About this RNA: Predicted 3D model of a 117-nucleotide RNA (SAM riboswitch aptamer (S box leader)) from Fulvivirga lutea. The sequence is in RNAcentral, with records from Rfam.
RNA sequence: CUCUUAUCAAGAAAGGCAGAGGGACAUGGCCCUGUGAAGCCUUGGCAACCACCACUCAUUUAUUUGAGGGAAAGGUGCUAAAUCCAUCCUGACGAAUACUGUCAGGAGAGAUAAGUC
Numbered sequence: 001c002u003c004u005u006a007u008c009a010a011g012a013a014a015g016g017c018a019g020a021g022g023g024a025c026a027u028g029g030c031c032c033u034g035u036g037a038a039g040c041c042u043u044g045g046c047a048a049c050c051a052c053c054a055c056u057c058a059u060u061u062a063u064u065u066g067a068g069g070g071a072a073a074g075g076u077g078c079u080a081a082a083u084c085c086a087u088c089c090u091g092a093c094g095a096a097u098a099c100u101g102u103c104a105g106g107a108g109a110g111a112u113a114a115g116u117c
Base pairs, nucleotide, nucleotide: 003115004114005113006112007111008110013043014042015041016040017039021032022031023030027086028085029084044079045078046077049075050074052070053069055068056067057066058065083109087107088106089105090104091103092102093101
């Protein structure tokens, strides 16, 4: 990098270096930022994907497989705002119609994990 599956309205900050940007890309909005952005480092924290288990239920020839539960020492991840908001399709509501708006579902894009070429 390709593809597959799952999740994405919850949760979790201090310090040091640094010095002007940042919120994935483009555009628009909105927001964060010299009361210190990005980045790097340290220490913490959150979560529970993988790994883990003297647990429960079902299943298997089986130590197999599945669902639930637990824990947080390991591998990742995350630690402003819904993935900050938006695009496309369908439906519902509202409106005389259009523009527009609200809600629900789906698609696409992205992020993370596990697997895979």